[in-house]
RNA sequence: AUGUCCCCCGACGGGAGAGCGUGGCCCCGCCAGGAGCCGCCGCCGAAGGCGUAUCACCCGAAAACGCUCAGGCCCCCAGGACCGCGGGAGACGA
Numbered sequence: 001a002u003g004u005c006c007c008c009c010g011a012c013g014g015g016a017g018a019g020c021g022u023g024g025c026c027c028c029g030c031c032a033g034g035a036g037c038c039g040c041c042g043c044c045g046a047a048g049g050c051g052u053a054u055c056a057c058c059c060g061a062a063a064a065c066g067c068u069c070a071g072g073c074c075c076c077c078a079g080g081a082c083c084g085c086g087g088g089a090g091a092c093g094a
Base pairs, nucleotide, nucleotide: 003092004091005090007088008087009086010085012084013083014082019041021040022039023038024037025036027034028033042073043072044071048069049067050066051065054061055060
C1' cells in the first nucleotide's frame, strides 16, 4: 500500500406497517365535493424513548423482542430502522 473493523456525515439510491371510522369547529366551492384543526373509539411499529431477553462481570453494553410516552394510520408530501453507495476520522496490518 491492498484489505479488514468501528464511528461520523450525505438536499445520493432502495425502504414497510396501520381507519374509505365517528362527532364538532372552520376554510374553499354554484353544486357535487375537498382541505385543515380538536375530541372519542380503533389501529401501526422501522425516528426517538422506556423495559427486557441476552452479553459482560470492574464500570457497563443492549436488541429487528416487548410497551406504545412521543410519532404515525386514503394517495401524494414529510419522516423512516436497516441495506447499498460516496466522503471523512481512527484502529489493525506494522
Overview
The RNA shown here (Glycine riboswitch aptamer) has 94 nucleotides and comes from a Betaproteobacteria bacterium. Its Rfam family is "Glycine riboswitch aptamer". About the family: This family represents the bacterial glycine riboswitch. The prediction has a mean pLDDT of 79.